Predicted 3D model of RNase P RNA and transfer RNA as a complex of 450 nucleotides.
Model confidence (mean pLDDT): 76 of 100.
RNA sequence: CUUUGGGACCGGGCAUUUGCUCCGCCUUUAACAAGCGGAGAGGAAAGUCCGGACGCCACAGGGCAGGAUUCCGCGUGAAAGCGCGGGCGUCGCGGGUCAAGCCGCGGCGACGGACAGUGUCACAGAGAACAAACCGCCCGCCAUCCGGCGGGUAAGGGUGAAAAGGUGGGGUAAGAGCCCACCGCUCCGGCAGUGAUGGCGGAGGCACGAAAAACCCAAUCCGGCGCAAGACAAAUAGGGGAUGGAGCGGCCCGCUCAAUCAUCCCGGGUAAGUUGCACCUCGCUUCGGCGGGGAUUCCGCUUCGGCGGGAUAGAGAAAUGAAUGCCCAGCGUCCUCGGACGCGGACAGAAUCCGGCUUACAGGUCCCAAGGCUAA
RNA sequence: GCGGGCAUAGUACAUCGGUAGUAUGCGAGCUUCCCAAGCUUGAGAGGUGGGUUCGAUUCCCUCUGCCCGCACCA
Numbered sequence: 001c002u003u004u005g006g007g008a009c010c011g012g013g014c015a016u017u018u019g020c021u022c023c024g025c026c027u028u029u030a031a032c033a034a035g036c037g038g039a040g041a042g043g044a045a046a047g048u049c050c051g052g053a054c055g056c057c058a059c060a061g062g063g064c065a066g067g068a069u070u071c072c073g074c075g076u077g078a079a080a081g082c083g084c085g086g087g088c089g090u091c092g093c094g095g096g097u098c099a100a101g102c103c104g105c106g107g108c109g110a111c112g113g114a115c116a117g118u119g120u121c122a123c124a125g126a127g128a129a130c131a132a133a134c135c136g137c138c139c140g141c142c143a144u145c146c147g148g149c150g151g152g153u154a155a156g157g158g159u160g161a162a163a164a165g166g167u168g169g170g171g172u173a174a175g176a177g178c179c180c181a182c183c184g185c186u187c188c189g190g191c192a193g194u195g196a197u198g199g200c201g202g203a204g205g206c207a208c209g210a211a212a213a214a215c216c217c218a219a220u221c222c223g224g225c226g227c228a229a230g231a232c233a234a235a236u237a238g239g240g241g242a243u244g245g246a247g248c249g250g251c252c253c254g255c256u257c258a259a260u261c262a263u264c265c266c267g268g269g270u271a272a273g274u275u276g277c278a279c280c281u282c283g284c285u286u287c288g289g290c291g292g293g294g295a296u297u298c299c300g301c302u303u304c305g306g307c308g309g310g311a312u313a314g315a316g317a318a319a320u321g322a323a324u325g326c327c328c329a330g331c332g333u334c335c336u337c338g339g340a341c342g343c344g345g346a347c348a349g350a351a352u353c354c355g356g357c358u359u360a361c362a363g364g365u366c367c368c369a370a371g372g373c374u375a376a
Numbered sequence: 377g378c379g380g381g382c383a384u385a386g387u388a389c390a391u392c393g394g395u396a397g398u399a400u401g402c403g404a405g406c407u408u409c410c411c412a413a414g415c416u417u418g419a420g421a422g423g424u425g426g427g428u429u430c431g432a433u434u435c436c437c438u439c440u441g442c443c444c445g446c447a448c449c450a
Stems, first nucleotide, its partner, number of pairs: 001372010012327007020040006042347001046358002049356005054226004061253004066222005071086006087111001088109008112217002117215002120210002134157002136153007165183006184206001185204005191198002230275003239266006245257003268449002279294006295312007328345001330343006377446007386400004394430001402418005423439001425437003
């Protein structure tokens, strides 16, 4: 310098003009309009996938059912989640070995349990879970031969995603944990570690296939509904009918309230009111703001006690827009090679709020890791 | 805004994790003087992208599209 991967951040800037929504002041009885001033989208506002605040239902109860999560430790957090480290498994590269086991580096892992139980493993293949003899190999008998019959054999071939420990040697008629060495596996014991787990010793020639994002089991947690929740008001025919106790949700129990009740239908009213709701509060004011205190959240520093700085829109069918000029990136054309001309800003759009997750995103800045190239 | 559900041939629906079927529509042929009906035959599909698994329409996640319910008083 460049490629790939990961992380953090920005997401065009300035000026002028002109629109839109809300608020304050002035004018006005009040409202509208006009004038002056102020505020006015995001990192995801999105999907609504999780968790909470808040509100109502027993100030929220018991059981069943249902749902969520899932290696271990620490930190952070209200929780979901996130970060760091470790363990195990698996993949790639390199080393080592006859081959594995093993060692190093890197990536990935929805990573509890398959000796609690039920079920699944199609096709192919001889045989698919307490297995199996198709080819081959060996032995015996028959047969002139081709070959046939019976038995042994899981080492070799073949099928398959998967073939019932692996490699080497001994052994054997041929073979085989049949025997031995190393490795793997199961059980038991104690050791190290907070723990996941690791390694050691002993026993066993070996029973243990995969899959739980199949049902299921274990552990932990979860009451339901959601701002169209809920509260207040205005208006009227506070009327009529049917069904039924209701709150209570999938069910049972229990608790509370009760016909002035609940659901549905007919008829009627409101025109979609105010609030919840958009930082709060106090003081001063020349009404533009200024100052003090407090809350939430983000960033930085920290001696972990705090300190400093920034931010906090609030409409109600829904505003936050547009034009022009200059500049900053980007693309295209031209040529006199560093200028001219033209095009032109990604994904996207608050709706009760907050913290996460996931998804979309032109272009740009910085940092880290690995690889490659060049120079000293 | 909040909550719930669905996606399979052109259309309407089935389908235990193991070659995706049925009806109707469409094309061709037979039949008929011609058409319809009928018979034979053919083509035609798992919304997108990942994951689990030997193997996914099915199980899990993400995205996309569609459908349904919910204002106040009385």

Rfam match: Bacterial RNase P class A. The family's RNA type in Rfam is ribozyme.